[in-house]
Transfer RNA from Candidatus Gottesmanbacteria bacterium RIFCSPHIGHO2_01_FULL_46_14, 73 nucleotides, folded computationally. Model confidence (mean pLDDT): 81 of 100. Its Rfam family is "tRNA". By type it is a transfer RNA. It was read from a public genome assembly.
RNA sequence: CGGGGCGUAGCUCAGUUGGUAGAGCACACGGCUGGGGGUCGUGUGGUCGCACGUUCGAAUCGUGUCGCCCCGA
Numbered sequence: 001c002g003g004g005g006c007g008u009a010g011c012u013c014a015g016u017u018g019g020u021a022g023a024g025c026a027c028a029c030g031g032c033u034g035g036g037g038g039u040c041g042u043g044u045g046g047u048c049g050c051a052c053g054u055u056c057g058a059a060u061c062g063u064g065u066c067g068c069c070c071c072g073a
Stems, first nucleotide, its partner, number of pairs: 001072007010025004019056001027043006049065005
C1' cells in the first nucleotide's frame, strides 16, 4: 500500500429478501422461603463505531472514515 472479516444494551451475541430494535447473563424492585441461596414476575438500560448519501422509510443499500483481526505485497 491492496484485499477480506468484525463493530448492535454493562457483558456474550441474534436480527442483514429495507418497515415502530431483541434474547441470555448482569442490575433494580416485588412474590415464594424464617433468612440466605434458588426460582418466578415486572422494570431500567441502545445516537445499531462515526459522517454523508439513496429512499416515504436504513442496524440492513451506497460512499468515505475510525478501531480490532486475518491474508497478500